[in-house]
RNA sequence: GGGCCUUUAGCUCAUCUGGUAGAGCAAGUGACUCUUAAUCACUGGGUGGCAGGUUCGAGUCCUGCAAGGCCCA
Numbered sequence: 001g002g003g004c005c006u007u008u009a010g011c012u013c014a015u016c017u018g019g020u021a022g023a024g025c026a027a028g029u030g031a032c033u034c035u036u037a038a039u040c041a042c043u044g045g046g047u048g049g050c051a052g053g054u055u056c057g058a059g060u061c062c063u064g065c066a067a068g069g070c071c072c073a
Stems, first nucleotide, its partner, number of pairs: 001072007010025004019056001027043005049065005
């Protein structure tokens, strides 16, 4: 220098062909318990790496940039 992949909640990851984002774990509250743990119920938490474009509508399509990984030179 060239090519490919990844970037979504605190963490690990979903979200098949574009229709306004979900699970597990973790956290908080309550129940249970002498207390803790376990168990059960409920709740909060994400302008989807950044900036643009296309579209009535973008996590999803296109472009640029950034970070990480792999391969080639």